[in-house]
Context: one part of a larger RNA
RNA sequence: UGACGGGGGCCCGCACAAGCGGUGGAGCAUGUGGUUUAAUUCGAUGAUACGCGAGGAACCUUACCUGGGCUACAAUGCCCUCGCUAUCUGGUGAAAGCCAGAGUUCCUUCGGGACGAGGUGCAAGGUGCUGCAUGGUUGUCGUCAGCUCGUGCCGUGAGGUGUUGGGUUAAGUCCCGCAACGAGCGCAACCCCUAUCUCUAGUUGCCAGCAUGUUAAGAUGGGGACUCUAGAGAGACUGCCUCCGCAAGGAGUGAGGAAGGCGGGGAUGACGUCAAAUCAUCAUGGCCCUUACGCCCAGGGCGACACACGUGCUACAAUGGACGGUACAGCGGGUAGCGACUUCGCGAGGAGGAGCCAAUCCCUAAAAGCCGUUCUCAGUUCGGAUUGGAGUCUGCAACUCGACUCCAUGAAGUCGGAAUCGCUAGUAAUCGCGGAUCAGCCAUGCCGCGGUGAAUACGUUCCCGGGCCUUGUACA
Numbered sequence: 001u002g003a004c005g006g007g008g009g010c011c012c013g014c015a016c017a018a019g020c021g022g023u024g025g026a027g028c029a030u031g032u033g034g035u036u037u038a039a040u041u042c043g044a045u046g047a048u049a050c051g052c053g054a055g056g057a058a059c060c061u062u063a064c065c066u067g068g069g070c071u072a073c074a075a076u077g078c079c080c081u082c083g084c085u086a087u088c089u090g091g092u093g094a095a096a097g098c099c100a101g102a103g104u105u106c107c108u109u110c111g112g113g114a115c116g117a118g119g120u121g122c123a124a125g126g127u128g129c130u131g132c133a134u135g136g137u138u139g140u141c142g143u144c145a146g147c148u149c150g151u152g153c154c155g156u157g158a159g160g161u162g163u164u165g166g167g168u169u170a171a172g173u174c175c176c177g178c179a180a181c182g183a184g185c186g187c188a189a190c191c192c193c194u195a196u197c198u199c200u201a202g203u204u205g206c207c208a209g210c211a212u213g214u215u216a217a218g219a220u221g222g223g224g225a226c227u228c229u230a231g232a233g234a235g236a237c238u239g240c241c242u243c244c245g246c247a248a249g250g251a252g253u254g255a256g257g258a259a260g261g262c263g264g265g266g267a268u269g270a271c272g273u274c275a276a277a278u279c280a281u282c283a284u285g286g287c288c289c290u291u292a293c294g295c296c297c298a299g300g301g302c303g304a305c306a307c308a309c310g311u312g313c314u315a316c317a318a319u320g321g322a323c324g325g326u327a328c329a330g331c332g333g334g335u336a337g338c339g340a341c342u343u344c345g346c347g348a349g350g351a352g353g354a355g356c357c358a359a360u361c362c363c364u365a366a367a368a369g370c371c372g373u374u375c376u377c378a379g380u381u382c383g384g385a386u387u388g389g390a391g392u393c394u395g396c397a398a399c400u401c402g403a404c405u406c407c408a409u410g411a412a413g414u415c416g417g418a419a420u421c422g423c424u425a426g427u428a429a430u431c432g433c434g435g436a437u438c439a440g441c442c443a444u445g446c447c448g449c450g451g452u453g454a455a456u457a458c459g460u461u462c463c464c465g466g467g468c469c470u471u472g473u474a475c476a
Stems, first nucleotide, its partner, number of pairs: 001476002003473003007470007015460002019423005026314008034305002042053002064300007079119005087102006105114003125289002128287003134283002136278003139274001141272001146185006152161003165176003191266004196234007206223002210221003237260001240254001242252001244250001303442001316416001320375007332363003337356002341352004382413001387408007429452007
C1' cells in the first nucleotide's frame, strides 16, 4: 500500500422487512447429470452451466456409429501423355461409385495455343489437440462510482497528498474548506422511443359540416376541421413563490402546466477481476493425421431410460367448466407468398379463385370482458396424460422420429415437506396477438406487441451483495 476480521462509524440495492404470485408435490414439454449403447457427436458446470451455443436434429444439417467406396475439392508451377468435356443410354448397386456404349469444342502462322482429362511435385484437406501460446468476441463484479495522471509539496524509502474533512447528490454530483493546483477515463448531457402542443403536407389514411346513396357501409362527389401518418419546431430549467440553512450547493412544500425536480423506457458498461468462456462462428502460433484423424454415400444415432436435478406448460376447479349471443387492440408478416369469397367435408383440410410487391388486398377470429342458459361441490359436465381406431397436411420419404383433426379411452392430481424464486406501477398477476428460424415441426422455448390491472414498503436490528472513512493483523 492492499486484502481480510463472527472490529467500529456512515450509506445504498426487491438485500431483509411489508405485500402479491410462484417453484419444491402431480402429469407432460425441454435442458443437464447418471446409466445404457455400435454410436447415444462436441462444448457450457456455484453465483457468471443446465428451454445455454441450437433464431427449427425425419434425410440433409451432422461433427457420432455400422457398412460400401474414393484420393478427391479450390488455387498453382514445371514436365510428360491424351483430345475431349457436358450430356444421353444400358449393366451392377441400398446409394455413392464402378463398367460398357453413343457423343467428339474453339482459335491457328499447322509448330501450337485456349479449355478439359490423366500422371508427377510443392501442396490441399482435418468440427484432430492445446482458450494455460493467441487475436477477435462475450459473461461477471456492475450502470457499482469508482480508476488514474502531470506539476508542486511531504517522506531516507516503499509511498502519501490531490481523491481526506463539513454539507449535498442517483453519482469522485455539486458547494465550502484544505499544500495543493490542474487534467484524463468513467457519472451526467449529447442519440433513439414515448407522454403535450404548434406549423408544414393530405394518399392508399380520416369524415365535422354540405350533397348523393344503401337493409347496411367514407360506398361516391367533395373537404383538411378531427384522428392518424412523418418531417420541422416549442416545451421542464429547481425557472417562479414559500420554508429550512451563516453562506453556497441543495432539500421540503405550493402554483402554473400534458408532463416536476434524472418525467417513463432503451442504447451506452471506466481501470481492472475470475490463467472465467469460446481453437466447433471466424482468424491464428505450435503439435499431430496424410490410400487417412481427409472426402463421398446408404442406414442408424444425436429422440435410449431404473433414476437425480434445473427451467417451463397444464391443472387440481364455481372469481369455475360447457353452450349461445355480442364489443374493443397494438407490434408485425406476405409473390416458389398472404389468400378474401364460393363450394365439398363433423373437422384437420380439399377444389375453384378475386385482390395484393401492400397506410389500398390478405394473414385478422383478438382473448380475457359483457349478456343469457346450464352444471351444484362430486375425482365431477374438474383435469387432460395414456392408449385403440379412422384421417388431413408437408415432404423423395413421417417405422425408428413430424404436426394437426375426428371418434373412443379417460391416468395422476383435492393447492404441495425442508427449503427456495420473481416483482415497487401501467409494475406484479392475468388475457390473447405477431415475428425470426422454417418444406413441415416436436415452440409449452425465444424476441416483441397490445387488453384488463392490483397489494405493500413501519423501517434498516438481522441475512446477502456493494461503496466511503477508520481500526487490528502471525496474510501478500
About this RNA: A computed fold for a 476-nucleotide part of an RNA from a Candidatus Krumholzibacteriia bacterium, annotated as small-subunit ribosomal RNA, 3' major domain. RNAcentral holds the full RNA, with entries from ENA. Taxonomically the source falls in Candidatus Krumholzibacteriia (Bacteria, Candidatus Krumholzibacteriota). Its mean pLDDT, the model's own confidence on a scale to 100, is 82.